[in-house]
RNA sequence: AUGUUAUCAAGAAAGGUGGAGGGAAUAGACCCUUUGAAGCCUUAGCAACCUCCCGACCAUUCGGGGAAGGUGCUAAAUUCUACUUAAACUCGGAUUCAUUUAUCGGAGUUUGGAUAGAUAACCC
Numbered sequence: 001a002u003g004u005u006a007u008c009a010a011g012a013a014a015g016g017u018g019g020a021g022g023g024a025a026u027a028g029a030c031c032c033u034u035u036g037a038a039g040c041c042u043u044a045g046c047a048a049c050c051u052c053c054c055g056a057c058c059a060u061u062c063g064g065g066g067a068a069g070g071u072g073c074u075a076a077a078u079u080c081u082a083c084u085u086a087a088a089c090u091c092g093g094a095u096u097c098a099u100u101u102a103u104c105g106g107a108g109u110u111u112g113g114a115u116a117g118a119u120a121a122c123c124c
Stems, first nucleotide, its partner, number of pairs: 003122006013043005021032003026082004044074003049070002051066006078116001083113002086111006093104003
């Protein structure tokens, strides 16, 4: 690398260096940026995956607490949309029927799912 599991609408920035791009990739939208982008360094912070402490349980595991250590992160929901059909709602159309029923198909919104990605732990 690959694979498995979990999480991804919360939270947390200053300085130095650098000098034009950046927000993962494709497309579109939108946004950040010479009042200084990316990258790198220092310091600080956030969070609590690993980890540490306590308690419960036969156990898987669960609850509470800490932040010394290993990672991670510190604009905007993973910035938003794309694919999907599952559910709900709304609005047109066609057919049937005869004033209502049934069927088909389309568009939109919301929720969900999938794909892709990021991070952690494990596996290898």
The RNA shown here (SAM riboswitch aptamer (S box leader)) has 124 nucleotides and comes from Jejuia pallidilutea. It matches the Rfam family "SAM riboswitch aptamer (S box leader)". Rfam's curators write: The SAM riboswitch is found upstream of a number of genes which code for proteins involved in methionine or cysteine biosynthesis in Gram-positive bacteria. The source organism's lineage runs through Bacteria, Pseudomonadati, Flavobacteriia, Flavobacteriales and Jejuia.